[in-house]
RNA sequence: UUUCGGGGCGGGGUGAAAUUCCCCACCGGCAGUCACAGUCUGCGAGCCCUUAAGGGUUGAUCGGGUGAAAUUCCCGAACCGACGGUAUAGUCCGGAUGAGAGAAA
Numbered sequence: 001u002u003u004c005g006g007g008g009c010g011g012g013g014u015g016a017a018a019u020u021c022c023c024c025a026c027c028g029g030c031a032g033u034c035a036c037a038g039u040c041u042g043c044g045a046g047c048c049c050u051u052a053a054g055g056g057u058u059g060a061u062c063g064g065g066u067g068a069a070a071u072u073c074c075c076g077a078a079c080c081g082a083c084g085g086u087a088u089a090g091u092c093c094g095g096a097u098g099a100g101a102g103a104a105a
Stems, first nucleotide, its partner, number of pairs: 001105004010024004025091002027081002029043004038079002046057004061077005083094003
């Protein structure tokens, strides 16, 4: 310098109206960590303050098994998910053909 760089509502119910409520379902950014992580550590995104540089804030896991080593694997049961819009949204629409931890050449 160039390129890349976030996934997911299918079925049923209620209703005038819901991919938003209820039952079942589905999804998991980047780096690190003695062995693979949405829930460990750090970071990014988001949100707040600032003219700016920059600063602040920011969700959630336990039990058992194997092993030298795993809150990372296997079995089981849980939990979490910015802002604006709209019948109350992790999954729809919008800011965003954006930004970006970082990865590759």

FMN riboswitch aptamer (RFN element) from a sheep gut metagenome, 105 nucleotides, folded computationally. RNAcentral holds the sequence, with entries from MGnify. The model forms 100% of the base pairs in the Rfam consensus. The prediction has a mean pLDDT of 84.